A computed fold for a 352-nucleotide part of an RNA from a metagenome, annotated as large-subunit ribosomal RNA, domain IV.
Context: one part of a larger RNA
RNA sequence: CCGUCCUUAAGGAACUAGGCAAUUUUCCCCCGUACGUUCGCAAGAAGGGGUCCCUCCGCGUGUACUUGAUUUAUCAGGUACACGGCGAGGGCGCAGAGAAAUGGCUCUGGCGACUGUUUAUCAAAAACACAGUUCUGUGCUAACUCCGAAAGAGGAUGUAUACAGAAUGACGCCUGCUCGGUGCCGGAAGGUUAAGGGGAGGGGUUAGCCGCAAGGCGAAGCUCUAAACUGAAGCCCCGGUAAACGGCGGCCGUAACUAUGACGGUCCUAAGGUAGCGAAGUUCCUUGUCGGGUAAGUUCCGACGUGCAUGAACGGCGUAACGACUGGAGCAGUGUCUCAAGGACGGACUCG
Repeated sequence: CCGUCCUUAAGGAACUAGGCAAUUUUCCCCCGUACGUUCGCAAGAAGGGGUCCCUCCGCGUGUACUUGAUUUAUCAGGUACACGGCGAGGGCGCAGAGAAAUGGCUCUGGCGACUGUUUAUCAAAAACACAGUUCUGUGCUAACUCCGAAAGAGGAUGUAUACAGAAUGACGCCUGCUCGGUGCCGGAAGGUUAAGGGGAGGGGUUAGCCGCAAGGCGAAGCUCUAAACUGAAGCCCCGGUAAACGGCGGCCGUAACUAUGACGGUCCUAAGGUAGCGAAGUUCCUUGUCGGGUAAGUUCCGACGUGCAUGAACGGCGUAACGACUGGAGCAGUGUCUCAAGGACGGACUCG
C1' cells in the first nucleotide's frame, strides 16, 4: 500500500450526481393506530410498554384415575401429570428476545392499475404481457396458419356467448369535429382498358399474260402485316366508413381611464382542437411569473396560461392498492463527511 472486518471524542449528510455505503430498526406478547379508499385495504401505519432467575397465593385447558348425584347424556368434587397464564414479593448483571437469525419510519409528486415477463453474458424499467374495452374477418371442406404440385395437418372432434387478425390496456368520468387525400367496403350507368375473337385493307413470292429488250401486270397457294367491331377485373366515376391511416387555420377592427375583447368584418379549409389537462417524462425563449418549503432552492409542490410544438382507445383526465421503478422533503440513527485515529486477520513488500 491492497483486501475483509471492529471501535471512535465533539458535530450529525456539512459528503455526494444521489444518504452510494454503513448504521438505526428487527423475534414474540400487550396497548394503540391517521389521511385516503374500489370498504378488501391502508396497517406490522405511526407511536408506546413488556421480556431473566427465585418464592408465594389463587387461575385456566387437556388427559388419566376416582367419589357423589343422575335412567343415560351429563353435572359437581378430589388426586396425578402435561401445557398455559395473571398477580405480588424478592434477587443479580452495564446489558434479561443477554449469542445468531430477524422491517428504519413518515410526508408529497410522476409513470405503470395489480401478480407476472424481458435484453443467458453492462439495461428489470415508465418496456412486454395482462383481465377488461373496441373494430374487422369467418356460416364450416370456415376464415387464418404450415408444407406444398397435390394429398394432408392445425384451427377443432370447436361452430359466431366460437375462432382468427388488429388496436387499446383494471376501475371511475368520458371519448368532440373532419370522408377533401390514402386505405377498406358497396355500386354498376358511362369513360378508359389486355390476351383472345375478328379480319377490311396493304406488302412479299409467282403459274400465267404483255413486251424486241429493259421491264410491267399478276390468279391460286404460301407468307408478312393489319383497321373497324367485340372483349373482364382494375382505374376514372358515384356513395359509405375515422376505437381505419390520418387531419383538426389566418388577418383586421371593436366596450365612456387603461387593458382586455363577449361582438363585427374578411380570406382560406374536408374540418378548423370540443371536454379535459397544461413551463408537463411534452415549454425553445426559461432559473417564465406568483405562492409554499430553506438562512439561502436551475430540482420539488400548488397555481397562472403567453400550449416554440397538449388533447381524447398512436386514448384524455382522475384513481385506492401494488412497485429491487423514478423526483422532492422530513424524523431517527450514523466515520458519508469536518478529519482522521487506533485495532484484528490475510496478502503485497523488505530482510533472513

The coordinates come from a structure-prediction model, not an experiment, and the mean pLDDT is 85. The full RNA is in RNAcentral, with records from SILVA.